[in-house]
């Protein structure tokens, strides 16, 4: 300097063809227990990395930029 690749909840990650934003741990509270721990149930937390397009309608498609991995010089 050029290609390529990731970016979604506190971590970890899926979302498969454009239409519901979710799993797993974690985190709160409730039952069971003398109490814990382990369980069962409920619940909170998302500008889907920023911006712009293009559609009725983007986490998804196309530009721009950003950080991070790599690969070529």
């Nucleotide at each position: 300097g050029g290609g390529g690749a990731a970016u979604u909840a506190g971590c970890g990650c899926a979302g498969c063809u454009g239409g519901g934003a979710g799993c797993g741990c974690g985190c709160u509270g409730c039952g069971u227990u003398c109490g814990c721990a382990a369980u069962g149930c409920a619940g909170a937390g998302g500008u889907c990395a920023g911006g712009g397009g293009u559609u009725c309608g983007a986490u998804c498609c196309c530009c721009c930029u950003a950080u991070u991995c790599u690969c070529c010089a």
Predicted 3D model of a 73-nucleotide RNA (transfer RNA) from an uncultured Bacillota bacterium. It matches the Rfam family "tRNA". It is annotated as a transfer RNA. Its family is annotated with triplet codon-amino acid adaptor activity in the Gene Ontology. It was read from a public genome assembly. The prediction has a mean pLDDT of 82.